[in-house]
RNA sequence: GCCUCCUUGGCUUAGUCGUAUAGCGCGUGCUUGGUAAGCACGAGGUCCGGGGUUCAAAUCCCCGAGGAGGCU
Numbered sequence: 001g002c003c004u005c006c007u008u009g010g011c012u013u014a015g016u017c018g019u020a021u022a023g024c025g026c027g028u029g030c031u032u033g034g035u036a037a038g039c040a041c042g043a044g045g046u047c048c049g050g051g052g053u054u055c056a057a058a059u060c061c062c063c064g065a066g067g068a069g070g071c072u
Base pairs, nucleotide, nucleotide: 001071002070003069004068005067006066007065010024011023012022018055026042027041028040029039030038048064049063050062051061052060
């Protein structure tokens, strides 16, 4: 220098145009003599940034940023 892939709550992730998911963690309550476990409820993400296409974009296209791998 060239090619491919990845980026979504604190962490790990699902989602291939139409209400952003789940687990763990966190908070509250129930339960217990008490703790853990279990159960119920809740808070928390404008989906890496910008632009474009579309009635509508996490999703498609373009330009960047960061990361991983490969080739020379």
Transfer RNA from a Candidatus Woesearchaeota archaeon, 72 nucleotides, folded computationally. The RNAcentral record of the sequence draws on ENA. Model confidence (mean pLDDT): 83 of 100. Rfam family: tRNA. Rfam's curators write: Transfer RNA (tRNA) molecules are approximately 80 nucleotides in length. By type it is a transfer RNA. RNAcentral records the identical sequence in 2 taxa.